RNA sequence: AAUUGUUAAAGGCAAAACCACCGAAAGGUGGGGGCGCAAAGCUAGAGGGGCUACAGUGUUAACGCAUCAGGCCAGCCAGCUGCCGGU
Numbered sequence: 001a002a003u004u005g006u007u008a009a010a011g012g013c014a015a016a017a018c019c020a021c022c023g024a025a026a027g028g029u030g031g032g033g034g035c036g037c038a039a040a041g042c043u044a045g046a047g048g049g050g051c052u053a054c055a056g057u058g059u060u061a062a063c064g065c066a067u068c069a070g071g072c073c074a075g076c077c078a079g080c081u082g083c084c085g086g087u
Base pairs, nucleotide, nucleotide: 002087003086004085005084012037013036018031019030020029021028022027035075041080042079043078047077048076049073050072051071054070056067057066058065059064
């Protein structure tokens, strides 16, 4: 440097339920817990995919309904970087 994650060590992260707060929601932050993870580290205008629909727009007599990211997801794929071990 490349490749790889079968064993070990040092360790790391932390799903859901539940509580508080923020948010229209999706979701986020903290607590909590441990489902899992070898990138569950980083990147969400300028890759794909997914979630939501406040405002806007259309429609309705009205309630509503439809549509739509300026919102969100990195624990969906992807891109970038990286610890330890093997080869």
This is a predicted structure of an 87-nucleotide RNA (c-di-GMP-I riboswitch aptamer) from a Syntrophomonadaceae bacterium. NCBI's taxonomy places the organism under Bacteria, Bacillota, Clostridia, Eubacteriales, Syntrophomonadaceae. The sequence was found by an Rfam model in a public genome assembly.